The RNA shown here (Bacterial large signal recognition particle RNA) has 267 nucleotides and comes from an Actinomycetota bacterium. The RNAcentral record of the sequence draws on ENA. Rfam family: Bacterial large signal recognition particle RNA. The family's RNA type in Rfam is non-coding RNA gene. A source record names the gene ffs.
[in-house]
């Protein structure tokens, strides 16, 4: 130096969380790097802790150790920003309420404002008229086996006779009652009336006449004063989420450099 067979090692690592602590199951980052199984009141270990059980591949290099630089990502502290929930007898800018004033705009006004005066209406009382409705009168129809009327065939009774009497059915009529009509007649009533007459109240509102001659109004904006505290806003507190910057810390991966790499047999 070569060949064969082995062994150590390798077949991922890291951050968070958890734990007294290490590792794993869990979450995340990086990486592409065997398989199966159990593991949160959990599994396996003890600073010689960097997992446990079973199987497989590779194997002294493609492996291992270390230094520098770079560096995904995590954790933590501080500052600042954004945002969410909660708390506050906070503030009162918005919103809301009350009052004022009348600057601007709008509206009304010489086709006459505010005001004054007169009348009417709206309101109340009485009466009337009408409307509606109820009842009645009136009218029409119907209405009685006998105990309503008239006429009463037949038949009956009295009589010697002449004649007389009562009277069913039928027909005609009627009483109470029932039904209809009931605008025009009578009476009563009313959640009725662009109705009428008389009286009253009152100046709030509406309409009109007259006097008079320039303002009126307070809708919107702005303004002033007061109130309220539910909401928005804002301020303060507290908890959370997120972003940026800075400090600290742990770092996968990458680059460069240094070092290490065993045993047996045979040639």
């Nucleotide at each position: 130096c070569c060949g064969c067979g082995c062994u150590a090692g390798g077949c991922g690592g890291g951050g968070g969380g958890u734990u007294c602590g290490g590792g794993g199951u869990c979450c995340c980052c990086u990486c592409u790097u065997c398989c199966g199984g159990a593991a949160a009141c959990c599994c396996u270990c003890g600073a010689u802790a960097c997992g446990c059980c079973g199987g497989g591949c590779u194997g002294a290099u493609g492996c291992c150790u270390u230094g520098u630089c770079u560096g995904c990502g995590g954790c933590u502290c501080g500052u600042g920003g954004a945002u969410g929930a909660c708390c506050g007898g906070g503030c009162a800018g918005c919103c809301c309420c009350c009052g004022g004033a009348a600057a601007g705009c709008a509206g009304c006004g010489u086709u006459g404002a505010u005001g004054g005066u007169c009348g009417g209406g709206u309101c109340c009382c009485g009466c009337g008229c009408g409307a509606c409705c109820c009842g009645g009168a009136g009218c029409c129809g119907u209405g009685a086996a006998c105990c309503c009327g008239g006429u009463c065939a037949g038949g009956g009774c009295c009589g010697g006779a002449a004649g007389g009497c009562a009277g069913c059915a039928g027909c005609c009529g009627u009483a109470a009652g029932c039904g209809g009509u009931g605008u025009a007649c009578c009476g009563a009533g009313u959640g009725c009336g662009c109705c009428g007459c008389g009286g009253g109240a009152g100046u709030g509102c509406c309409c009109g006449g007259c006097c008079g001659g320039a303002g009126c109004c307070g809708g919107c904006u702005a303004c002033c004063g007061g109130g309220a505290a539910a909401g928005c806003g804002u301020c303060g507190g507290c908890c959370g989420u997120u972003c940026a910057c800075g400090g600290g810390u742990c770092c996968a991966g990458g680059a460069c450099g240094a070092g290490g790499c065993g045993c047996g047999c045979g040639g």

Description:
Taxonomically the source falls in Actinomycetota (Bacteria, Bacillati).